């Protein structure tokens, strides 16, 4: 800058945690959490190849990364809108955006 509702397994080692922080939920986990580790896979950002010559677009999966439970697992800031109501407000819904964070 740019993308984050999609996509991806099995073994070893390990011996209680893990899901980014802070809260609140919620969820995985002794039918082995986290880390390390070999093979595998998904994916196409960065290199490399064509075309075009400027933006940029193809095609591959050789190279460097990433990553392979739930939307970044949801919500907490703000703005709408829906609902409900004599009017309002408050809860709940759903819409957009911000913010923080992942990865190149």
């Nucleotide at each position: 800058c740019a993308u984050c509702c999609a996509g991806a397994g099995g073994g070893g080692u390990g011996g209680a945690g893990g899901g980014a922080u802070a809260u609140g939920g919620c969820c995985c986990u002794a039918c082995g959490a986290a880390a390390c580790c070999c093979c595998g896979g998904c994916a196409a950002c960065c290199g490399g190849c064509c075309c075009a010559c400027u933006c940029g677009g193809g095609a591959c999966a050789c190279g460097g990364u990433g990553c392979c439970a739930a939307u970044u697992c949801c919500a907490u800031c703000a703005g709408g809108c829906u609902c409900c109501u004599a009017c309002g407000a408050c809860a709940a819904g759903c819409c957009u955006g911000g913010g923080a964070g992942a990865u190149g």
Overview:
SAM riboswitch aptamer (S box leader) from a soil metagenome, 104 nucleotides, folded computationally. Its mean pLDDT, the model's own confidence on a scale to 100, is 85. The model forms 94% of the base pairs in the Rfam consensus.